[in-house]
Predicted 3D model of a 371-nucleotide RNA (Bacterial RNase P class A) from an Aggregatilineales bacterium. The organism belongs to Aggregatilineales, within Bacteria. A source record names the gene rnpB. Its Rfam family is "Bacterial RNase P class A". Rfam classes the family as a ribozyme. RNAcentral holds the sequence, with entries from ENA.
RNA sequence: CAAGUUGGCCGGGCGGUCGCGCCCCGACGGCACUGCCGGGCGGGGUGAGGAAAGUCCGCACUCCACAGAGCACGGUGCUGGCUAACGGCCAGGCGGGGUGACCCGACGGCAUAGUGCAACAGAGAGGCAGAUUGCCGCGCGCUCAGGCGCGUGGCGAGGGUGAAACGGCGAGGUAAGAGCUCACCGGCGCGCGUGGUGACACGCGCGGCUAGGCAAACCCCACCGGGAGCAAGGCCAAGCAGAGACGAGGCGUGGCUCGCGCCGCUUGAGUCUCGGGUAGGCUGCUAGAGGCGGCGGGCAACUGCCGUCCCAGAUAGAUGACCGCCACCCCUUCGGGGGCACAGAACGCGGCUUACAGGCCGACUUGGACC
Numbered sequence: 001c002a003a004g005u006u007g008g009c010c011g012g013g014c015g016g017u018c019g020c021g022c023c024c025c026g027a028c029g030g031c032a033c034u035g036c037c038g039g040g041c042g043g044g045g046u047g048a049g050g051a052a053a054g055u056c057c058g059c060a061c062u063c064c065a066c067a068g069a070g071c072a073c074g075g076u077g078c079u080g081g082c083u084a085a086c087g088g089c090c091a092g093g094c095g096g097g098g099u100g101a102c103c104c105g106a107c108g109g110c111a112u113a114g115u116g117c118a119a120c121a122g123a124g125a126g127g128c129a130g131a132u133u134g135c136c137g138c139g140c141g142c143u144c145a146g147g148c149g150c151g152u153g154g155c156g157a158g159g160g161u162g163a164a165a166c167g168g169c170g171a172g173g174u175a176a177g178a179g180c181u182c183a184c185c186g187g188c189g190c191g192c193g194u195g196g197u198g199a200c201a202c203g204c205g206c207g208g209c210u211a212g213g214c215a216a217a218c219c220c221c222a223c224c225g226g227g228a229g230c231a232a233g234g235c236c237a238a239g240c241a242g243a244g245a246c247g248a249g250g251c252g253u254g255g256c257u258c259g260c261g262c263c264g265c266u267u268g269a270g271u272c273u274c275g276g277g278u279a280g281g282c283u284g285c286u287a288g289a290g291g292c293g294g295c296g297g298g299c300a301a302c303u304g305c306c307g308u309c310c311c312a313g314a315u316a317g318a319u320g321a322c323c324g325c326c327a328c329c330c331c332u333u334c335g336g337g338g339g340c341a342c343a344g345a346a347c348g349c350g351g352c353u354u355a356c357a358g359g360c361c362g363a364c365u366u367g368g369a370c371c
Stems, first nucleotide, its partner, number of pairs: 001367010012326007020047007028038004049342001053353002056351004061229004073225005078092005093107001094105004108220002114218002116214002132159002134155009167185002170182003188207008233283004242274005249263006290309008328339004
């Protein structure tokens, strides 16, 4: 310098005008008596994100249900750790990919508990498999011979198909062959030794000679899991249904002290109280598994202590619009013009996943050049 791997961070800045939600203060007003409430006004403060998103996991919180255990159903699935918990994260092991940095893996069951599945091709695709091309013995026939044909039996070595065909290689053996036998290697099972908390790694011995693949197929094993969710839930509470007590008057109107009209008098007018809870209001509601900084423990995830900060809380839902300057990107006839991502809270928190213009920083790898 080029190509790449990986971790982290930012994701417009400043100013002006108008406007909106929430909080505080002020004067004003109301109720009422030094407290509460209220709308308009004035002033001040504050007001989206790294994903607020998808709602895929986990938890806190709330209500309902619940003796224990089992069954069913669902989820998770190498080891150790972290955490409130997790299907998350960190570290490690094993397998696979890459020259490498590094990346990917549901990675429990040697698929010898059972069941099931395997397109196409192929003779045969699962069990004591399979004669398609073949090899060999014997008998008969033909042929001068080499050999050929038919019949019968033996054979899994060679060829061919396939993702996969029941170990590899050498020697012995045989009519031809074959773990048929033997040595070595691979693989499998069992038993040890050493290292490691462990997954596992390395090594040794013995065995029988060979056992195919798939469990994000059923299944088996281990562990985990009650349901619904802030429209959860709690409080106050008009109207109205209902219940109880009292109960003989009540309402309207003329009018100015007496009439009139209507309704009611135990088939109960009216008044008061209770009451579940609708409308509505308050709460839950934002100070928290919180942010930042320092010191300490740990490889790390994470965590302990100290200091400091307060950082949206709406309810039809505010967080907006316009202008100027600057930054960045694109085009340019150098006058200027255009663009500026993905997207927006609704109880909170920890993760995962997905979207994203542009930019910054660190560590590392490979190749080349130069000193």